[in-house]
């Protein structure tokens, strides 16, 4: 150089056939419960959905470049 996968919450990861409102564990912080602490519960913050751009009434989901990172080829 070439081919292929991945990028979504602080971490790991879902998200169907585009459809109006983005989610789970785990982390966080309040509050319950306890003599205290753990464990448990309940509530809440937290997200340009890797950057740009196209097509669409509508894009995390499709299309094109660019970047990161992994994997083959050479």
């Nucleotide at each position: 150089g070439g081919g292929c996968g991945c990028u979504u919450a602080g971490c790991u990861c879902a998200g169907c056939u585009g459809g109006u409102u983005a989610g789970a564990g785990c982390g966080c912080a309040g509050c319950c419960u306890u003599c205290a602490c753990a464990c448990g519960g309940c509530u809440g913050a937290g997200g340009u959905c890797g950057c740009a751009g196209g097509u669409u009434c509508g894009a995390g989901u499709c299309c094109u470049g660019c970047a990161g990172c992994g994997c083959c080829c050479a």
Molecule: transfer RNA
Organism: Acidimicrobiaceae bacterium